This is a predicted structure of a 343-nucleotide part of an RNA (large-subunit ribosomal RNA, domain IV) from Rhodohalobacter mucosus. Its mean pLDDT, the model's own confidence on a scale to 100, is 87. The RNAcentral record of the full RNA draws on Rfam.
Context: one part of a larger RNA
RNA sequence: UCGUGGCUAAGGAACUAGGCAAAUUAGAUCCGUAACUUCGGGAGAAGGAUCCCCUGUCGCGCUACGGCGUGAUGGGGCGCAGUGAAAAGGUUCAAGCGACUGUUUACCAAAAACACAUGUCUCUGCCAAGGCGCAAGCCGAUGUAUAGGGACUGACACCUGCCCGGUGCCGGAAGGUUAAAGAAGGGAGUUAACCGCCAAUAGGCGGUGAAGCUCUUGACUGAAGCCCCGGUAAACGGCGGCCGUAACUAUAACGGUCCUAAGGUAGCGAAAUUCCUUGUCGGGUAAGUUCCGACCUGCACGAAUGGUGUAACGACUUGAACACUGUCUCGGCCACGAGCUCG
Numbered sequence: 001u002c003g004u005g006g007c008u009a010a011g012g013a014a015c016u017a018g019g020c021a022a023a024u025u026a027g028a029u030c031c032g033u034a035a036c037u038u039c040g041g042g043a044g045a046a047g048g049a050u051c052c053c054c055u056g057u058c059g060c061g062c063u064a065c066g067g068c069g070u071g072a073u074g075g076g077g078c079g080c081a082g083u084g085a086a087a088a089g090g091u092u093c094a095a096g097c098g099a100c101u102g103u104u105u106a107c108c109a110a111a112a113a114c115a116c117a118u119g120u121c122u123c124u125g126c127c128a129a130g131g132c133g134c135a136a137g138c139c140g141a142u143g144u145a146u147a148g149g150g151a152c153u154g155a156c157a158c159c160u161g162c163c164c165g166g167u168g169c170c171g172g173a174a175g176g177u178u179a180a181a182g183a184a185g186g187g188a189g190u191u192a193a194c195c196g197c198c199a200a201u202a203g204g205c206g207g208u209g210a211a212g213c214u215c216u217u218g219a220c221u222g223a224a225g226c227c228c229c230g231g232u233a234a235a236c237g238g239c240g241g242c243c244g245u246a247a248c249u250a251u252a253a254c255g256g257u258c259c260u261a262a263g264g265u266a267g268c269g270a271a272a273u274u275c276c277u278u279g280u281c282g283g284g285u286a287a288g289u290u291c292c293g294a295c296c297u298g299c300a301c302g303a304a305u306g307g308u309g310u311a312a313c314g315a316c317u318u319g320a321a322c323a324c325u326g327u328c329u330c331g332g333c334c335a336c337g338a339g340c341u342c343g
Base pairs, nucleotide, nucleotide: 001338002337003336004335005334006333007332008331010329011328014327019324027051028050029049030048031047036041038155052077053076054075055074056073057072058071059070060069061068062067078082090322091321092320093319094318095317096316097314098313102114103113119152120151121150122149123148124147130139131138132137156309157308158307159306161239162238163237166236167235168232169231170230171229172228175227176226177225181221182220185217186216187215188214189213190212193208194207195206196205197204198203240258241257242256243255244254267301268298279295280294281293282292283291
């Protein structure tokens, strides 16, 4: 000096990002116990008192009647201290998030993330939908729509507004478009035949050119889909601007105008969302960029990508207080171990 442990005057969070760490509390019996609440809780709330030994009285239970256990109520005794050691909750107030018990990054994250009961939409009539597999086959399920699959939401309470123009999905079939295929007709090649020339037996060259075959073109016929017509937002998603106006001023219930599929309703709001911003006002402090309550100018909340509340719960996050303390003012002392030297 380091590690682990113990004590510490006065103060008591002044430490620090933050009471991190440590200290406090702690058992049993009795008394007592608030807001709030889903009436279960909250609650061991909080906050108090008692506890050892000797002795008297009264009761209760059991008894192999010898006693044993237990309760109530008096008197007395000792110590600094009677749950005499050890084990053995610190508490309260307010807010955010998530209802809750659970689950998770084996080895840096335990959470507000995941799950969850609940709600909604959607698919599926059974050889189900869906999934695994090349297949056979299997799961779903020895189930049958109060069932099974998919998606979103996330207890409970009060609620969940407007938009179907775009994208998706569902339904429709009149019209437009449209594939393979079929196909009237057309074009090209080939040449049996005919004509001309040369040869004059054979044959050669040129022209016209049927049928068949081959190649090609092709009106017309031709489904779904798309266009089209409707529906659908707890489907993906979206939910305006400018100007004027009231007898102080300010503001604008009111009016005008442009655009849109429709222009954000209820509720909440400087918020886990607010840039400007330490917004402004109030509270708490001697002093408060944090915190709580309001305001609303919402850069850029908002209703199952759920909105707003909410008792209980949380090794969650934030602020405050009491108790307590070597966290600190600011250090000091002690024990054990390591460090150092030798082996």